[in-house]
RNA sequence: AGAGUUUGAUCCUGGCUCAGGAUGAACGCUGGCGGCGUGCCUAAUACAUGCAAGUCGAACGGGGAGUAUUAAUUUCGAUUUUUACUCCUAGUGGCGAACGGGUGAGUAACGCGUUGGUGACCUGCCCCGAAGAGGGGGAUAACUCCGCGAAAGCGGAGCUAAUACCCCAUGUGGUCUUUCAGGUUAGAGUCUGGAUGACUAAAGGAGCAAUCCACUUCGGGAGGGGCCUGCGUCCCAUCAGCUAGUUGGUAAGGUAACGGCCUACCAAGGCGAUGACGGGUAGGGGACCUGAGAGGGUGGUCCCCCACACUGGCACUGAAACACGGGCCAGACAUCUACGGAUGGCAGCAGUAGGGAAUAUUGCACAAUGGGCGAAAGCCUGAUGCAGCCAUGCCGCGUGUGUGAAGAAGGCCUUAGGGUUGUAAAGCACUUUCAGUAGACGGCUAACCGUGACGUUACCUACAGAAGAAGCACCGGCAAACUCCGUGCCAGCAGCCGCGGUAAUACGGAGGGUGCGAGCGUUAAUCGGAAUUACUGGGCGUAAAGCGCGCGUAGGCGGCCUGAUAAGUUGGAUGUGAAAGCCCUGGGCUCAACCUAGGAACUGCAUUCAAAACUGUCAGGCUAGAGUAUGGUAGAGGAUAGUGGAAUUUCCGGGUGUAGCGGUGAAAUGCGUAGAGAUCUGAAGGAAUACCAGUGGCGAAGGCGGCCCCCUGGAUUGAUACUGACACUGAGGUGCGAAAGCGUGGGGAGCAAACAGGAUUAGAUCCCCUGGUAGUCCACGCCGUAAACGAUGUCAACUAGCCGUUGGAGGGCUUCCCUUCCUCAGUGGCGCAGCUAAAGCGAUAAGUUGACCGCCUGGGGAGUACGGCCGCAAGGUUAAAACUCAAAUGAAUUGACGGGGGCACGCACAAGCGGUGGAGCAUGUGGUUUAAUUCGAUGCAACGCGAAGAACCUUACCAGGUCUUGACAUCCUGCGAACUUACUAGAGAUAGUUUUGGUGCCUUCGGGAGCGCAGUGACAGGUGCUGCAUGGCUGUCGUCAGCUCGUGUCGUGAGAUGUUGGGUUAAGUCCCGUAACGAGCGCAACCCUUAUCCUUAUUUGCCAACUCUAAGGAGACUGCCGGUGACAAACCGGAGGAAGGUGGGGACGACGUCAAGUCAUCAUGGCCCUUACGACCUGGGCUACACACGUGCUACAAUGGCCGGUACGGAGGGUUGCCAAGCCGCGAGGUGGAGCGAAUCUCAGAAAACCGGUCGUAGUCCGGAUUGGAGUCUGCAACUCGACUCCAUGAAGUCGGAAUCGCUAGUAAUCGCGAAUCAGAAUGUCGCGGUGAAUACGUUCCCGGGCCUUGUACAAACCGCCCGUCACACCGUGGGAGUGGAUCGCACCUGAAGCCGGUAUCCUAACCGCAAGGAUGGAGCCGUCGAAGGUGGGGUUGGUGACUGGGGUGAAGUCGUAACAAGGUAACC
Repeated sequence: AGAGUUUGAUCCUGGCUCAGGAUGAACGCUGGCGGCGUGCCUAAUACAUGCAAGUCGAACGGGGAGUAUUAAUUUCGAUUUUUACUCCUAGUGGCGAACGGGUGAGUAACGCGUUGGUGACCUGCCCCGAAGAGGGGGAUAACUCCGCGAAAGCGGAGCUAAUACCCCAUGUGGUCUUUCAGGUUAGAGUCUGGAUGACUAAAGGAGCAAUCCACUUCGGGAGGGGCCUGCGUCCCAUCAGCUAGUUGGUAAGGUAACGGCCUACCAAGGCGAUGACGGGUAGGGGACCUGAGAGGGUGGUCCCCCACACUGGCACUGAAACACGGGCCAGACAUCUACGGAUGGCAGCAGUAGGGAAUAUUGCACAAUGGGCGAAAGCCUGAUGCAGCCAUGCCGCGUGUGUGAAGAAGGCCUUAGGGUUGUAAAGCACUUUCAGUAGACGGCUAACCGUGACGUUACCUACAGAAGAAGCACCGGCAAACUCCGUGCCAGCAGCCGCGGUAAUACGGAGGGUGCGAGCGUUAAUCGGAAUUACUGGGCGUAAAGCGCGCGUAGGCGGCCUGAUAAGUUGGAUGUGAAAGCCCUGGGCUCAACCUAGGAACUGCAUUCAAAACUGUCAGGCUAGAGUAUGGUAGAGGAUAGUGGAAUUUCCGGGUGUAGCGGUGAAAUGCGUAGAGAUCUGAAGGAAUACCAGUGGCGAAGGCGGCCCCCUGGAUUGAUACUGACACUGAGGUGCGAAAGCGUGGGGAGCAAACAGGAUUAGAUCCCCUGGUAGUCCACGCCGUAAACGAUGUCAACUAGCCGUUGGAGGGCUUCCCUUCCUCAGUGGCGCAGCUAAAGCGAUAAGUUGACCGCCUGGGGAGUACGGCCGCAAGGUUAAAACUCAAAUGAAUUGACGGGGGCACGCACAAGCGGUGGAGCAUGUGGUUUAAUUCGAUGCAACGCGAAGAACCUUACCAGGUCUUGACAUCCUGCGAACUUACUAGAGAUAGUUUUGGUGCCUUCGGGAGCGCAGUGACAGGUGCUGCAUGGCUGUCGUCAGCUCGUGUCGUGAGAUGUUGGGUUAAGUCCCGUAACGAGCGCAACCCUUAUCCUUAUUUGCCAACUCUAAGGAGACUGCCGGUGACAAACCGGAGGAAGGUGGGGACGACGUCAAGUCAUCAUGGCCCUUACGACCUGGGCUACACACGUGCUACAAUGGCCGGUACGGAGGGUUGCCAAGCCGCGAGGUGGAGCGAAUCUCAGAAAACCGGUCGUAGUCCGGAUUGGAGUCUGCAACUCGACUCCAUGAAGUCGGAAUCGCUAGUAAUCGCGAAUCAGAAUGUCGCGGUGAAUACGUUCCCGGGCCUUGUACAAACCGCCCGUCACACCGUGGGAGUGGAUCGCACCUGAAGCCGGUAUCCUAACCGCAAGGAUGGAGCCGUCGAAGGUGGGGUUGGUGACUGGGGUGAAGUCGUAACAAGGUAACC
């Protein structure tokens, strides 16, 4: 510090995801040791048990125990008693229990933090100081007795003490009133020691002095606390108004104290957009994590503060509480119960149950630190110090070190050679940290002495032995690390992109590797990366984002000069900013973590001093901003009233006039003989204002268009004068605001939603046509939205030029309705710099800046739901979430495509000729059938195709019969020459101890080669699968003219340029131009053939200039002439020439496309079969046949058929062959055998043509299918299933619907001939020659290429993409009759405890008293307030709900085709 992911590729925008850190964590696998930390985040759920706050006998009276002692009794055990001492203690009393410890429920608050204030206050214990402590009194617990109760406990009577309680005196002092004098106000002692005297057996009592500890009053301090206060302190405005003790005053009350804190009366205030009130959430801070920082997140452990103590309320005591281990009441829960009542509160430490993913021991000790009490010893202390458990975190250490190549074995891979694991192991030589065993001293104290829970401690020493100690995750990219096997869109993985459908580095296993290491991964939540909420530090024309436009309030911001001030600002000083933590420097544990000391820092707040530039404030001035007055100017600016003409249309009246009009792509509906349409004329009515008219004008925008009057707003310009910053922007607010729509009343010619009819169509609720109502118009009132757009907020300043245009002012030349220059205000086109992702913008900025406002933060859900506000309604405005996806978007690029455009081409159309489609037959295919009808080819580019030839064979298929190292190849062993004749069985393969002939070749004599048979196992074999694993070959676009590269240049880039443009060509052919210059593969040429000529040469009887054959050459190149063109390329015409503009034909096929075809030509990876999916044999099938299609042949006839006669070819084939002459047969053919391995012989008669004859338009003298009979040939064999001949038979068919094919010259058409395959079997295929046309105006249209351009939401590329309803499944959500909760506030009822108040009833020790009583206190009763509870009607919120609404998601559902191209009616708001 970045990376992955949108695309065919690119640059942006933008989200999602990853790498880092950190945690009170949890889970999975694994686990050696130690140090230091941490450890219920959930149920503030409920708690068994034990402990956590006591202490003081030196406050008090008792009680108990012990020792000593006195006396009495005695059963000699003991009991009772006196006194003294020691110890313990229930009760009274004092202090403490308000600290310490826990938790975070509540609390959005003066709760916390920070700064101040308190002349408005309190303060036990502690410290300093002043003064004092005199005299009396009455009770009461304990205890005893009685009673009630299960218990807890309670009641009554009686006795008693105090540092408990009360009264009086005193009054330093305090306090109140005030006339400066008066009123009022306190108390408690105890212990120890000493001395003296009396008494005593000993003791004790009284008095005196000193000290210590307590006590009372007052003043002060320290520390602590209460209250007040400026500032800071989460989210929601879909919470906008809140408030009656509310805000203030007066008076009384209350408090330690101010205060509506409380009460009465008076006033009507107080708070709020700088966010009141309401709702949600939350203890706050020091700090912690992260981050460069600013920030963001967090508040566990430690420290400070607050709040709470089962829930709610209340007070008492006290210095302090409204009190965690106190009280009362209510409630819930739990326990005990004799059912009458009682008791309890772990959010103290352990522990239990429950909850939960999850969090420890019912441990030791007060030795240390601290706390309470005490004079002290001491006691108490789950505070604390320690130990235990847990890898929960951080830190440290170890699991060995060196050597060791036969590169061991084993594993894995392999191209089979080897590689790797790997110096790794083994082996050899060492060491002993840690763990283990054993042992010893000192210290643990901050001055001295004593005291150690931890502690069998740490530390130290000795001993033995490599001994006891390694895992986890990952290995497709991000992101370090690769192979094999298994699996086969299955099982599974996955943080994102994405892997898996038979060769998975992505799943599972293994080997190997990488990373970290006593841990490693995963999950959760958090910061970072994310500049992805942007203060630092983003944006808004098209990506999300400028309010439709003005006016204007608050607010923000604001021209020049002078003076003052000092709020902001800047600097210094002082105080504070707790400690801990972070950081720096030292120190201590062997190091580190950790601990410790000092420093720095704590960016803050307050006070004070100073400065005066800037901002603010105050005062004074100025005129450049702004405004006013005044003279002109232009204008569809607005509003009201009036008025005109043209024209069209409509309607009405009249005239003429007759059969159609109208409408469309074509029609029809409609109108018309009751007279339309057409034409002439008159009248009515409404709406709109031709020409002028213009990227012209005006207006803030919406918008504004005949003319005229009145009223009125603004702009601009000129010259002067005036005001003197009055300015800009503008949240809320308010006004205007197209069209459509709504209300009321008019108006209504045309047009025209809805609607009706006619067409179109598969349908047509559309497009088109005929009609037609709201509406459009006017008045008044609503609505308040538009792609309200320049998709560009308003204002101001600055920053090159050039060219138009509108309005004004000025100047020059001039006098011309001219031209030119300058300037101000508008409105346009280019363009520099600059900006921008780009396209683009560019003084009218999207440039450079300033001021203010509005808005945005991934796509969808959704501008939707709910709520609020507005509206008559329609609806508008404000405006979410769940859920879902990994994209959505912008600009530009290359292609492809378009029912976009332009240019040019092709038998593409057109112009022609002949066909196919109809018939019969042949052949191939589909389908069907079958035991099998083997397989492949399937739009063009499969279908007379593989197949240049299926009776057996072929043959791959089927049935049956056979073989298993095999029909075929190699190796090994044994035997035998090989081979061969015949016979028998069988359909044959085959079988047989049947049978005949035969002993070969080489030799170093051992044997060897070849062949056959048998055996064994390696292996053979497969036309089995995959052409989507492949090679090779082929088809096709297409013989179309294209496809690319190097260097350079342009662009952020994909890419572009070159290759585009002007011409030209068959051609990216050539020329010119040109940021391109060159080059390659294609084109052309080179090759073959043909047409002319030349040379040479062969023989087929010989000769020969020719002809022919075959070898070489010549010739044609736009070379020449004229014209056109740009002086080019080239084109047109001509000459010459056999041939003229690539002369004709062929071979030759660029980069690539179609996962095109072929595993059945061949080759080949993988998979599959192995007595069978291999091999052999016989027979059958590939030849089937309701049907459909393709390709052909023959015809339908007279340009013909038939008969007779007469001509003219070329190119081929031939020894398993072609086969002559002759003879036989009607013929196919037979016989025959000559010739020929072929310029010699032969196939071999060419046919159409030509010359005669006949037929006369008919199913024929056309046509020949079909069938019967008889034959020929080939072949082992013509039944299934051959070809041909003869006789007989004589079907359909009279030129072929929609549609469709070929062909541009020796071509089409037509005529015959040959060859390959082949025993035989062409109407097919490949060749050959004969005869031999017609037409092309032309490129509008159909089809297919090419180039340029344009649009695009396509890139699998239009056979594309994609929308909505419906149907199904799932998910979340809104409404919903309701239903059951929670919570808040209101009204009312009831009203516990308790404080306060009242009191006429009852009781009453201290004080007074004249003794009756009073005062006082208490109980009871009453009243105000008052928790919980109840009732009623509400608000808010989440749960559930029949049914219902839309939304989202889902490989192959239905219907259409709305959008993307002019998307086939341009799209959109």